[in-house]
RNA sequence: CGGGGAUUAGCUCAGUAGGUAGAGCGCCUGGUUUGGGACCAGGAGGCCGUCGGUUCGAGACCGGCAUCCCCGACCA
Numbered sequence: 001c002g003g004g005g006a007u008u009a010g011c012u013c014a015g016u017a018g019g020u021a022g023a024g025c026g027c028c029u030g031g032u033u034u035g036g037g038a039c040c041a042g043g044a045g046g047c048c049g050u051c052g053g054u055u056c057g058a059g060a061c062c063g064g065c066a067u068c069c070c071c072g073a074c075c076a
Base pairs, nucleotide, nucleotide: 001072002071003070004069005068006067007066010025011024012023013022019056027043028042029041030040031039049065050064051063052062053061
């Protein structure tokens, strides 16, 4: 320098023929227990890396940038 992949909740990941976002674990509250764990019930929590574009409408399509990973090339 070129090509490819990833970026969504605190963590690990879904959501891909565009219609305003989910799971597991974790966290909080209550129940149960002498107490804890386990179990049961309920709840909080993200505008989806970032900036633009297309569209009535974008996590999903297009472009720039950023970070991480892989492959290749170049130099030595």
Molecule: transfer RNA
Organism: Candidatus Uhrbacteria bacterium RIFOXYB12_FULL_58_10